Record summary: The prediction has a mean pLDDT of 83. The part of an RNA shown here (small-subunit ribosomal RNA, 5' domain) has 518 nucleotides and comes from an uncultured bacterium.
Context: one part of a larger RNA
RNA sequence: GACGAACGCUGGCGGCGUGCUUAACACAUGCAAGUCGAACGAUGAAGUUAUGACGGAGGCUUCGGCCGACUGAAUGAUGGAUUAGUGGCGGACGGGUGAGUAACGCGUGAGUAACCUGCCUUUCAGAGAGGAAUAACAUUUGGAAACGAAUGGUAAUACCACAUAACAUUACGUUCUCGCAUGGGGAUGUAAUCAAAGAUUUAUCGCUGAGAGAUGGACUCGCGUCCGAUUAGCUAGAUGGUGAGGUAACGGCCCACCAUGGCGACGAUCGGUAGCCGGACUGAGAGGUUGAACGGCCACAUUGGGACUGAGACACGGCCCAGACUCCUACGGGAGGCAGCAGUGGGGAAUAUUGCACAAUGGGGGAAACCCUGAUGCAGCAACGCCGCGUGAAGGAAGACGGUCUUCGGAUUGUAAACUUUUGUUCUUGGUGAAGAAGAAUGACGGUAGCCAAGGAGGAAGCCACGGCUAACUACGUGCCAGCAGCCGCGGUAAUACGUAGGUGGCAAGCGUUGUCC
Repeated sequence: GACGAACGCUGGCGGCGUGCUUAACACAUGCAAGUCGAACGAUGAAGUUAUGACGGAGGCUUCGGCCGACUGAAUGAUGGAUUAGUGGCGGACGGGUGAGUAACGCGUGAGUAACCUGCCUUUCAGAGAGGAAUAACAUUUGGAAACGAAUGGUAAUACCACAUAACAUUACGUUCUCGCAUGGGGAUGUAAUCAAAGAUUUAUCGCUGAGAGAUGGACUCGCGUCCGAUUAGCUAGAUGGUGAGGUAACGGCCCACCAUGGCGACGAUCGGUAGCCGGACUGAGAGGUUGAACGGCCACAUUGGGACUGAGACACGGCCCAGACUCCUACGGGAGGCAGCAGUGGGGAAUAUUGCACAAUGGGGGAAACCCUGAUGCAGCAACGCCGCGUGAAGGAAGACGGUCUUCGGAUUGUAAACUUUUGUUCUUGGUGAAGAAGAAUGACGGUAGCCAAGGAGGAAGCCACGGCUAACUACGUGCCAGCAGCCGCGGUAAUACGUAGGUGGCAAGCGUUGUCC
């Protein structure tokens, strides 16, 4: 000098930041990923309209009845709200954590003639004609529940096969050309294989095949990347080859056979520690330390393993299995995963609200309206940090009272106070009141910031030190006691070093102490 700090004393305001460093310990509760009815079958609310049962005020009556406002059951038509289900897209982003990892994990620089890429942009070509199911639903039925089973039965942009088809793929040829070993690119011939889906308010939005781009990813390599030799040898898919499998793709990635290799004092192997970087702190620099916040990459999601779906996962709020733990149970069986945001217990010296809003920025879905979004924007708490402001200003000597010291003369506190004049940063009250919102509408923050007026010095100073280092001294108490202390060292009767008081010095809404790094 610095800090994600803590502790002690103290504490007025604002702006901007920051806030579980420990138990990757366990978690009550709420929310954090949905959306599309313009893919589909169902469901069909309100409203409107037609007919209008029952009741029936009232009126007429020849007393048999008749007319009948009003009420409005029920039915039909229209209407289209709502949505459980099928289907599509998104749940692989965003958010969290740093356990593991000494590794092509990260950083940096290359390579892929060994690769993939939904949505998006662009170009070319197309969308013909069919089929069989299944949720929903209904009935029956099992189970305490979670969740099922059987029968019937329906639709699609769900599923299946057919047609068409190449600049696609595969096989076999011909030919041109290029290079960096394997090889790459183009032209061309034959054969084989493979597509599609519609919706609508008629504006559009979708669907299929192929080429290119963009974006995102995958893999390989050079170099760099902590400590220990009181770790010296390590290795059997181990090193290489052939073949086959697998992958988007190269490869012992996996497998069969064959060979016996491969690494190592230029530190293999083993053990310990650790996410890496841009950066941050410090330092004149070289360097040392560090990796909170913000940004990039990686890894993980109760522990271990596995795959499914998908353009993309071996998937935090998906699935299956095993383990531990918690909960429900009718004991047969089930449910769960905060290292998301709040919050709870626990651990700890120690770290915040079970807040508001989608107004802005961005993301997902949708043609859109819009819906969702604990991302985000804001607010709350904390002097945790940095920065700024204030706690008055000017005048004022009888140098007041009081305190302290005293050689008793006085000195000092000290222009300090009182007192006079004055100001209004702050403060309080009242009024007004934004920008943030690019055509219109829409503001959580927020009646906030700002502005105006009134009131009135009123509400706002502490902490540490004073022997030397080191700025700042006296008195009393104590008497090697009580105590102080970073080092030297103070204290045993006149202690500037302990305790208190006065005074002084330093910093100041902070000041000291402790811890860590330079």